[in-house]
RNA sequence: AGCUCGUUGGACGGCCGCGGUCGCGAGACCGAGGAAAGUCCGGACUCCACAGGGCAAGGUGCUGGGUAACACCCAGGCGGGGUGACCCGACGGAAAGUGCAACAGAGAGCAGACCGCCGAUGGCCUCAGGGCACAGGCAAGGGUGAAACGGUGAGGUAAGAGCUCACCAGCGCCACGGGCGACCGUGACGGCUCGGCAAACCCCACCCGGAGCAAGGCCAAGCAGGGACGACGACGGCCCGUCGAUCGAGUCCCGGGUAGGCCGCAGGAGCGUAUCGGUGACGGUGCGCCCAGAUGGAUGGUCGUCCUCGACAGAAUCCGGCUUACAGACGAACU
RNA sequence: GCCGGAGUAGCUCAGCUGGUAGAGCAGCUGAUUUGUAAUCAGCUGGUCGGGGGUUCGAUUCCCUUCUCCGGCU
Numbered sequence: 001a002g003c004u005c006g007u008u009g010g011a012c013g014g015c016c017g018c019g020g021u022c023g024c025g026a027g028a029c030c031g032a033g034g035a036a037a038g039u040c041c042g043g044a045c046u047c048c049a050c051a052g053g054g055c056a057a058g059g060u061g062c063u064g065g066g067u068a069a070c071a072c073c074c075a076g077g078c079g080g081g082g083u084g085a086c087c088c089g090a091c092g093g094a095a096a097g098u099g100c101a102a103c104a105g106a107g108a109g110c111a112g113a114c115c116g117c118c119g120a121u122g123g124c125c126u127c128a129g130g131g132c133a134c135a136g137g138c139a140a141g142g143g144u145g146a147a148a149c150g151g152u153g154a155g156g157u158a159a160g161a162g163c164u165c166a167c168c169a170g171c172g173c174c175a176c177g178g179g180c181g182a183c184c185g186u187g188a189c190g191g192c193u194c195g196g197c198a199a200a201c202c203c204c205a206c207c208c209g210g211a212g213c214a215a216g217g218c219c220a221a222g223c224a225g226g227g228a229c230g231a232c233g234a235c236g237g238c239c240c241g242u243c244g245a246u247c248g249a250g251u252c253c254c255g256g257g258u259a260g261g262c263c264g265c266a267g268g269a270g271c272g273u274a275u276c277g278g279u280g281a282c283g284g285u286g287c288g289c290c291c292a293g294a295u296g297g298a299u300g301g302u303c304g305u306c307c308u309c310g311a312c313a314g315a316a317u318c319c320g321g322c323u324u325a326c327a328g329a330c331g332a333a334c335u
Numbered sequence: 336g337c338c339g340g341a342g343u344a345g346c347u348c349a350g351c352u353g354g355u356a357g358a359g360c361a362g363c364u365g366a367u368u369u370g371u372a373a374u375c376a377g378c379u380g381g382u383c384g385g386g387g388g389u390u391c392g393a394u395u396c397c398c399u400u401c402u403c404c405g406g407c408u
Base pairs, nucleotide, nucleotide: 001335002334004332005331006330007329008328010306011305012304013303014302015301016300018031019030020029021028022027033312037323038322040321041320042319043318044317045212046211047210048209052240053239054238055237058207059206060205061204062076063075064074065073066072077091078089079088080087081086092203093202097201098200099197100196114142115141116138117137118136121135122134123132124131125130150168151167152166153165154164155163169193171190172189174187175186176185177184178183216263217262218261219260225254226253227252228251229250232244233243234242270289271288272287273286274285275284276283277282307310336407337406338405339404340403341402342401345360346359347358348357354391362378363377364376365375366374384400385399386398387397388396
């Protein structure tokens, strides 16, 4: 100088004030975060049927594991970047099929001939060296493009070309060995080379019912009904199936009443510590702890001491992640 | 709090399956008119809200972020 991981996010004390729990009372105890945020994933919970079958739609996508679950995490493989520590990757399938590739360019997906090279063979001329034009052959070189159907060298040829050969790269297939597997290593053969895009449709494998705490349940208070449509509703993509209705559900309009309380709601996939298993994520066991719970919504003010003078920001059903914002300080391993 | 939707020219909106971003109004210039309006012809004007990724190529596909709007008691 850098890289990765972890911790912390001014400290202590006095007084006053605010929200909650307990207590007859005095008072005692507790009181924002690593992201409480965005609401992007996954669950718990509640109701709809104890959430059932199929199709559609949607999501995920290397392998093995972790987990309640995941698009998360751990370990490994492969590819890419970096001198390196290390970082990044939506990383199944393009010989199942359909499709796309503007402009430029001769040719862009059973490729193609603008410039160019040759003109051996066939034709004409000839001073016998050769020359001329066409038919025709070629794809080495130039040029276009993001991409032009392997690269280098030698042989070969009229000129050329995997046309042939050697080496290299790549693809397919086979055998052997290693690994649970992704995959890796070695050897033989083949045609010489059959590309890109699936965050295009699609195919394959797996997952997935809908709504959301303003879910939902209970209590109390109050009121006045009238009219229209009327067979479907739960089921809000469709079908089947189940249940409830047709004994009047449900929808809309007019009119009337209310604007309250309690639960859900804080003991949990909880935190700390020790130990055991595991490379690790994580799991098991023992011990200890209780850590906000409002409903116009609580964290502030002031004084004293000290320092490096303090960033981003504040709960609202709860949890596991991801992403985004963030002044600094400390620790560990490594380059 | 929970759940949806939208950002494209000064304004209102198109742009569907990726290939040089358009329309109407507004603005400017010219014609027409004695002059103005209307009309006609032409022109100007775009970080496609910001950043990143996929692709040869992104307004479009994907992720993230910002702003605005709506519904539910």
Notes
Predicted 3D model of RNase P RNA and transfer RNA as a complex of 408 nucleotides. Rfam match: Bacterial RNase P class A. Rfam links the family to the GO terms ribonuclease P activity, dimeric ribonuclease P complex and tRNA processing.